Predicted 3D model of a 94-nucleotide RNA (Glycine riboswitch aptamer) from a Sporichthyaceae bacterium. Model confidence (mean pLDDT): 80 of 100. NCBI's taxonomy places the organism under Bacteria, Bacillati, Actinomycetota, Actinomycetes, Sporichthyaceae.
[in-house]
RNA sequence: GACACCGCACGGGAGAGUCCUGCCGCCUCGAGCUGCAGGCGCCGAAGGGGCAACCUCCCCGGAAUCUCUCAGGCGAUCCGGACCGGGCGGUCGA
Numbered sequence: 001g002a003c004a005c006c007g008c009a010c011g012g013g014a015g016a017g018u019c020c021u022g023c024c025g026c027c028u029c030g031a032g033c034u035g036c037a038g039g040c041g042c043c044g045a046a047g048g049g050g051c052a053a054c055c056u057c058c059c060c061g062g063a064a065u066c067u068c069u070c071a072g073g074c075g076a077u078c079c080g081g082a083c084c085g086g087g088c089g090g091u092c093g094a
Base pairs, nucleotide, nucleotide: 004091005090006089007088008087010085011084012083017040019039020038021037022036023035025033026032041074042073043072047070048068049067050066054062055061
């Protein structure tokens, strides 16, 4: 002491309904607002599953931002958020 990897915090970070119905409450008594429940529609970038380029000549195995939507999410705010950036610490060590 590069690159690479791991951890931590910070910054950036998309998509898709404030749809319908019912109930309680609030109220300015409105066709409004909050919460809950049900229904339908939708999104993919937590996680999870599947196939695959490829790793590699073969088997096994690994493997995505592809794909499925189980989970999660769909007004704004908040939270979350793959991934990216530099910072700090650690490992390896050109």